The prediction has a mean pLDDT of 88. The part of an RNA shown here (small-subunit ribosomal RNA, 5' domain) has 485 nucleotides and comes from an uncultured prokaryote.

[in-house]
Context: one part of a larger RNA
């Protein structure tokens, strides 16, 4: 000098764009953050219409209606958060072969027959609750069996095995098998990836083989047997620290430092472990077990997980609203209408940063008054003010009023922007002035009070402390502290 997710002190007019718990991966009240489909299925509340009965309280029947729950499908593995762990094929880069891939695209071939249940519902129970038991009825795109098999799988090449689901408003939407693609993912390898030798030896599924199991798939991934290997001063092992990268900051560059925001990958979801379902998870708002903690309880037993968005306590020098809308973009479901979406788009708060603008312009000497200095003549503040002549950016008030959307639909928002009105009117501070370093006088103080980045100032004439006049620098900021180059 530059930079910052900054903080602190003084000060503070406006706008645009961005950013905003770096600390306790500490604990969390409350609300919301993942649903959707009636064009898969059975059931069918309220309300409304008509009829009947009535002790005038209502009740019953039929139709309409479609709530809520249930079965089923798809989604919930995305999106959002955090960086605890991890020195690792985790990441970056370049390759590889032994794999899977729901929805989507293209092609080929099918979609026949039959059966047994079960929730909802009804009845009877248990329990304080969470919830749950028994009996009975019922449907399906839920479940099961049979048939068929172009292609598919296995094969000792003889053969063997395996599928489907219908709905309907008659337009379609689906279902099964298989091939290819696309997308996504899993796996392997070369190279690169912090510090410590005051860590020198490490390893027994360890290293390799045979066989088997397992996986979507290769493989000690697992197991049995056999061999005794494998790694290491080119730093193994151990210890410490750390998410990695594109990038960011600095620098002429080489390099050094760093990894907030945005983007890619990874890991995690109270702590530890485990599997289930599924195309995909060993699953943040799923399940089971154990633990710590919190809450409810009738003491028998139960409930919970903000590192989602807000918000609270705590920690801290320090970091925001318990806001609006699905209008746009995108996502889930649905034929669609649409529903859901704290993703997102907006608004609110904060000078936290960057950028832009304003706080007036011209004229004005008799160099007014006042202040300060003075050699008492004057000098300076200073064209500065006043006065005169103008202008109206921003802000204020009044009127109009978008684009963003496509036929409709706009949270933002009566916003941006445009027009008009008034009036210089509402809008300047902070640091410094001994040298480095731009800028000096007087008074007060008297090694005191104090200053200070370094050198150093202050003990009676202090350009260095405090105040004032003057001056210098930057400016809605200025200075200090911290950190990096």
């Nucleotide at each position: 000098g530059a930079a910052c997710g900054a903080a602190c002190g003084c000060u503070g007019g406006c706008g645009g764009c961005a950013g905003g718990c770096u600390u306790a991966a500490c604990a969390c009240a409350u609300g919301c953050a993942a649903g959707u489909c009636g064009a898969a299925g059975g059931u069918g509340a309220a309300g409304c219409u008509g009829g009947g009965c009535u002790u005038c309280g209502g009740c019953c029947c039929a139709g309409u209606g479609g709530a809520a729950a249930c079965u089923g499908g798809c989604g919930c593995a995305c999106g959002g958060g955090u960086g605890a762990g991890u020195a690792a094929c985790g990441c970056g880069u370049g390759g590889g072969a032994a794999u899977c891939u729901a929805c989507c695209u293209a092609g080929u071939g099918g979609u026949u027959c039959a059966g047994a249940a079960u929730a909802a519902c009804c009845g009877c129970g248990g329990g304080a609750a969470a919830c749950u038991g028994c009996g009975g009825c019922u449907a399906a795109u839920a479940c099961u069996g049979a048939a068929u098999a172009a292609g598919c799988c296995c094969u000792c090449c003889g053969g063997g095995g395996g599928a489907a689901a219908g709905a309907u408003u008659u337009a379609u939407c689906g279902c099964c098998a298989u091939u290819a693609g696309a997308u996504g993912a899993g796996c392997c390898c070369g190279c690169g990836u912090c510090g410590g030798a005051u860590u020198a030896g490490c390893u027994u599924g360890u290293u390799g083989g045979u066989g088997a199991g397992g996986u979507a798939a290769c493989g000690g991934c697992u197991c049995a047997c056999c061999a005794a290997g494998g790694c290491g001063a080119c730093g193994a092992u151990c210890c410490g620290u750390a998410g990695c990268u594109g990038g960011u900051c600095u620098g002429a560059g080489a390099g050094g430092a760093u990894g907030a925001u945005c983007a890619g990958c990874c890991a995690c979801a109270c702590u530890g472990g485990g599997a289930c379902u599924g195309a995909g998870a060993c699953a943040c708002g799923g399940c089971c077990c154990a633990g710590a903690c919190u809450c409810c309880u009738a003491c028998g037993g139960g409930a919970g997980g903000c590192a989602g968005c807000a918000g609270u306590g705590g920690g801290g020098a320090a970091u925001a609203u318990u806001g609006g809308a699905c209008a746009a973009u995108g996502g889930g479901c649905g034929c669609a209408a649409g529903c859901c979406u704290g993703a997102u788009c907006c608004a609110g708060c904060c000078a936290u940063g960057c950028c832009g603008c304003g706080u007036g312009a011209g004229u004005g000497a008799c160099g007014a008054a006042g202040g300060c200095c003075u050699u008492a003549g004057g000098g300076u503040u200073g064209u500065a003010a006043a006065g005169c002549u103008c202008u109206u950016u921003c802000g204020g008030c009044g009127g109009g009023g978008a684009a963003g959307a496509u036929a409709a639909u706009g949270a933002c928002g009566g916003u941006a922007c445009c027009c008009g009105c008034a009036g210089a009117a509402g809008a300047a501070g902070c640091c410094c002035c001994g040298g480095c370093u731009a800028a000096u006088u007087u008074c007060g103080u008297g090694c005191c009070a104090g200053c200070a980045g370094c050198c150093g100032c202050g003990g009676u004439a202090a350009u260095a402390c405090g105040a004032a006049g003057g001056g210098g620098g930057c400016u809605a900021g200025c200075g200090u502290u911290g950190u990096u180059c």